[in-house]
Context: one part of a larger RNA
Molecule: large-subunit ribosomal RNA, domain VI
Organism: Nitrososphaerota archaeon
RNA sequence: CGGUGGUUGAUUGAGGGGAGCUUGCUCCUAGUACGAGAGGAACAGAGCAAGGCGGCCUCUGGUGUACCGGUUGUCCGACAGGGCAGCGCCGGGCAGCUAAGCCGUUGAGGAUAACCCCUGAAAGCAUCUAAGGGGGAAGCCUUUCCCGAGAAGAAUCACCCGCUCGUUUCUUGUUUCUGGCCGCAAGGCUGGGGGCAGGGGCGAGGAAGGACUCCGAUAGAAGAUCGGUUUGAUAGGACGGAGGUGUACGCUGGAAGUUCCGCAAGGAGCGACCAGUUCAGCCUGCCGUUACUAAUCGUCCAACG
Numbered sequence: 001c002g003g004u005g006g007u008u009g010a011u012u013g014a015g016g017g018g019a020g021c022u023u024g025c026u027c028c029u030a031g032u033a034c035g036a037g038a039g040g041a042a043c044a045g046a047g048c049a050a051g052g053c054g055g056c057c058u059c060u061g062g063u064g065u066a067c068c069g070g071u072u073g074u075c076c077g078a079c080a081g082g083g084c085a086g087c088g089c090c091g092g093g094c095a096g097c098u099a100a101g102c103c104g105u106u107g108a109g110g111a112u113a114a115c116c117c118c119u120g121a122a123a124g125c126a127u128c129u130a131a132g133g134g135g136g137a138a139g140c141c142u143u144u145c146c147c148g149a150g151a152a153g154a155a156u157c158a159c160c161c162g163c164u165c166g167u168u169u170c171u172u173g174u175u176u177c178u179g180g181c182c183g184c185a186a187g188g189c190u191g192g193g194g195g196c197a198g199g200g201g202c203g204a205g206g207a208a209g210g211a212c213u214c215c216g217a218u219a220g221a222a223g224a225u226c227g228g229u230u231u232g233a234u235a236g237g238a239c240g241g242a243g244g245u246g247u248a249c250g251c252u253g254g255a256a257g258u259u260c261c262g263c264a265a266g267g268a269g270c271g272a273c274c275a276g277u278u279c280a281g282c283c284u285g286c287c288g289u290u291a292c293u294a295a296u297c298g299u300c301c302a303a304c305g
Stems, first nucleotide, its partner, number of pairs: 001150001005161002008158004015147004021051007034039001052105005060099004067092005072085005094285001107143004115135004163205006170199013209301004214228004234294003237290005242284004250277005257270005
């Protein structure tokens, strides 16, 4: 732009596409057919496995420079808490992403090809063919998955909206005033000005709805897609849950020992580590609750009668 009003949502399915796959083993058929014996199948059917392909992350793992913990050197005077050293190194690890993990990857029906066959003449026979009929493939069609109305033969269904005004030497109709020509007249032909109505063109406001701005993610290179925008849980925060790490700082008690004072008895201090407080502390891209913060206010586009 078209599909002939606009808009939102939902369909149909012409047509197109797909690795729709491949291989092996076992059981059964069957110790059967076959064979003197020795030996020894196959069609059909059932199960399993491997490869390839597609999807997914419940499980098993990997990663996980969000996170938690341990620890070395050094620096911030000490403690606490940290910086740097490939995340310093090491032990774990949610979500996400992943494979080595999980799931799927058939069977059936129909019409056929080569081919096989029945009946059967032309041609008293014969012949699968001439009339007629039956089988027959990983291939074709349907059943399966995806796209799909620009399918120009442009499909279908439903809700919603389709209003008002201005202007126009565009056009149609009507009305009024006023000329010219012809005519005896009735009237006919041909001009000019004004009013009204309809259509067309242009413009303005405005509607269903949409877009932008704004908050974002089941989306993402940018566009796009999807969700939300106070009639709100869209994102952040807060709180709770679920989960990761593995028991925080401080304090209290214990502790091998050790320092100081004291003639001694004893007293005071330090102390790796252990226990209690503590299923702690710290953390969270997940789940839920809650308007505390930000989605405020706005702008633009948008349809015949």